[in-house]
Parts: sequence; C1' cells; structure tokens
RNA sequence: GCCCGCGUAGCUCAGUGGUUAGAGCACUAGUCUUGUAAACUAGGGGUCGAGAGUUCAACUCUCUCCGUGGGCU
Repeated sequence: GCCCGCGUAGCUCAGUGGUUAGAGCACUAGUCUUGUAAACUAGGGGUCGAGAGUUCAACUCUCUCCGUGGGCU
C1' cells in the first nucleotide's frame, strides 16, 4: 500500500428498515442473616465511534473519516 471483519451500558454481547434500544455479569438500594457471602426484589447507567447521504421512517442500507483485529505483498 491492497483486501476482509469489528465498533451498541463499566465488561462480554444480542438486535439486519417500523418508532419505548435489550440480556448476562458488574454497580446501587432493599428483603433475608448474629455478620458476610449466596439467593430474591427493585433501581441507576447509552449522544448505538464521527460526519454526510438514501428513505415516510436508519443501531440496521450507501459513502467518507477515526479507532481496532486479521490476511496478502
């Protein structure tokens, strides 16, 4: 330099056009316990990497850029 994949909650990830953006773990509070852990219940936390385009409608499709992983030379 060229090609391919990935970027969504603190972490690991799901969501592949239809309008409320989710799960597990973690965190906070409560219940329980002599106390801690576990268990159960509830809660907080997201400019969906950035910008532009297509569409009635974009996390989702297209383009550029940024970051990251891999392959080729």
Molecule: transfer RNA
Organism: Hydra vulgaris